RNA sequence: GUUCCCGUAGGUCAACGGAUAGACCGGCUGCCUCCUAAGCUGCAAAUGUGGGUUCGAUUCCCGCCGGGAACA
Numbered sequence: 001g002u003u004c005c006c007g008u009a010g011g012u013c014a015a016c017g018g019a020u021a022g023a024c025c026g027g028c029u030g031c032c033u034c035c036u037a038a039g040c041u042g043c044a045a046a047u048g049u050g051g052g053u054u055c056g057a058u059u060c061c062c063g064c065c066g067g068g069a070a071c072a
Base pairs, nucleotide, nucleotide: 001071002070003069004068005067006066007065010025011024012023013022018055027043028042030040031039048064049063050062051061052060
């Protein structure tokens, strides 16, 4: 340089183009307990970025950014 793959809560992953973007672990609050752990309740937290298509985009298309693989 070329081609391909990936980018979503702090972490690991979901989400036919359509409901308030969900789950587990983690964090915080409260309950329980003599205390801790465990258990239970509740809360906070995310779509890499800029455009395009569409009534509607996490999803489709293009550019850019970042990571990876193969080839050269």
Molecule: transfer RNA
Organism: Lachnospiraceae bacterium